[in-house]
Context: one part of a larger RNA
């Protein structure tokens, strides 16, 4: 100078406390440990590994295990030598397939040769998910979106260093504002960008439907429903450009400085709310298995093809989930509002069959036009009567349906039967501060099909609760101590 302190001041963060609902008990679902196995491929291991790489393991992915093949190779470049023979398709034998044989047909360019293609030997060379992430890029996690890390000139110190960055107010903030041997200046803060929330202004089709016509039904006194025109750009919307918020005004406090507390207008107030954007660094943090790469090692095998298996096993022990245990609730009818996406190898209406998964059927769309499409919780009626139940559905039998060369190992969906366990979970833990939390569906990537209860996103409904900073955990500033670097 820095790290520590069961040292001190001061600050901050769902850090604590308030308060709402979870984990931890249950059944399963899914990662992980171990055990098991020919093999149960590798990687991630405190926070900062465990619904993680994996945004789809039946084959295949795939890298691993068995067994069977090929050795210039599944794949690029090139050179030498040979031999036909273009290409290419078809037959048969062995065979679980891959591959090994043998046979036919056809037959490029050029007059021929030579050149190219192809095929064959040889040879450089290919290959490698083989090893080192403690040789590397590049990309990532944390600390932490915390407010810091640092230069240049000057002063101060023999020096190391120090000052600037400290002090006094302030703020989310090294944010400002003051004072000061410092003046300034960079990386980061905040702004610049996207979204949403108010309002003009353009533009009006596939959107929209105030008024304006047909038609139908129910009233019949004005009319209200429902299709359909024609018109129109009002309104919604869509999507472009602008405007708006800036502590700009008031009034209190303050060194009348930064700024704080209240007020008005106003669609929004003091960072409006989100989301992108992650400073100098630190863990020899995480990837050689995404991809590049340095060394190293395999080279008739640590490469490559194929067939089965295997990554799914199961005494158990962990994490993450999802589903209950019920009356603010299960079923049953009836009825109503959404946003965001997706679709031509596709999305599939309408009609018809099936209790149903789903089948026939094909209209329409390359999409504000059509279609996945039914939102659901809500809302109205009716049941059930507290009980292992009309609560939960595990587990199992039967029986169908999908996708696929193929669901045995190993797929999802239905129907009927069967109804496990389990009456709110010990130590202990975790998330959340508002359109938030619970709670209720919809969508979509990946994808032939799916183990999705996981991931990303969408809107519906829609609380309580923060006296405080005294403790825990973290972390910024300044001080002090120290026999540590």
């Nucleotide at each position: 100078u820095g790290a520590c302190g069961g040292g001190g001041g001061c600050c901050c963060g769902c850090a604590c406390a308030a308060a709402u609902g979870g984990u931890g008990g249950a059944g399963c679902a899914u990662g992980u440990g171990g055990u098991u196995u020919a093999a149960u491929u590798c990687g991630a291991u405190g926070g900062u590994a465990c619904g993680c790489g994996a945004g789809g393991a039946a084959c295949c992915u795939u890298a691993c295990c068995a067994g069977g093949g090929c050795u210039u190779g599944a794949c690029a470049u090139c050179c030498g030598c040979c031999u036909g023979c273009a290409a290419u398709c078809c037959c048969g034998a062995c065979g679980a397939a891959a591959g090994u044989u043998g046979g036919g047909a056809c037959c490029c360019u050029u007059u021929c040769g030579a050149a190219g293609g192809u095929g064959g030997c040889g040879g450089a060379c290919a290959g490698g998910u083989g090893c080192u992430g403690c040789a590397u890029g590049g990309c990532u996690g944390u600390c932490g979106u915390c407010a810091g890390c640092u230069c240049g000139u000057g002063c101060c110190g023999u020096g190391a260093g120090g000052u600037g960055u400290u002090g006094g107010g302030u703020u989310a903030a090294g944010u400002c504002c003051u004072c000061a041997a410092a003046c300034g200046a960079g990386c980061g803060c905040a702004a610049c960008c996207c979204c949403u929330g108010u309002c003009u202004u353009u533009a009006g089709u596939u959107g929209c439907u105030a008024g304006c016509c047909c038609u139908g039904a129910c009233a019949u006194u004005g009319g209200u429903c429902a299709g359909g025109g024609a018109a129109g750009u009002a309104c919604u919307c869509u999507a472009a450009a602008g405007a708006g918020a800036c502590u700009g005004c008031c009034c209190u406090a303050c060194g009348c400085a930064a700024u704080a507390g209240g007020g008005a207008g106003g669609a929004a107030g003091g960072u409006a709310g989100g989301g992108a954007u992650g400073a100098c660094g630190u863990c020899a943090a995480g990837u050689c298995a995404g991809u590049a790469u340095g060394g190293c090692c395999c080279u008739u095998a640590u490469g490559u093809c194929c067939u089965g298996g295997g990554c799914a096993a199961c005494a158990c022990a962990c994490g993450u989930g999802c589903u209950a245990c019920a009356a603010u609730g299960g079923c049953c009818u009836g009825u109503a509002c959404a946003a965001a996406g997706g679709g031509u190898u596709g999305c599939u209406a309408a009609a018809c069959c099936g209790c149903g998964a789903g089948g026939u059927g094909g209209a329409g769309c390359u999409a504000a036009u059509c279609c996945c499409a039914a939102a659901a919780a809500g809302c109205a009626g009716g049941u059930c009567c507290c009980a292992g139940u009309u609560c939960g559905g595990a587990u199992u039998g039967a029986a169908g349906g999908c996708u696929g060369c193929a669901a045995u190992u190993c797929g999802c969906c239905u129907u009927c039967a069967u109804g496990a366990a389990g009456c709110c979970g010990g130590a202990a833990u975790c998330a959340u501060u508002a359109g938030u939390a619970a709670u209720c569906c919809c969508a979509u990537a990946u994808c032939a099909g799916c183990a999705g209860u996981g991931g990303u996103g969408g809107g519906g409904u829609g609380a309580a609760u923060a006296c405080g900073u005294u403790c825990c955990c973290g972390g910024g500033c300044c001080u002090u101590g120290u026999a540590c670097a």
The part of an RNA shown here (small-subunit ribosomal RNA, 3' major domain) has 485 nucleotides and comes from a Candidatus Shapirobacteria bacterium.
Rfam family: Bacterial small subunit ribosomal RNA.
Taxonomically the source falls in Candidatus Shapironibacteriota (Bacteria, Bacteria candidate phyla).
The coordinates come from a structure-prediction model, not an experiment, and the mean pLDDT is 82.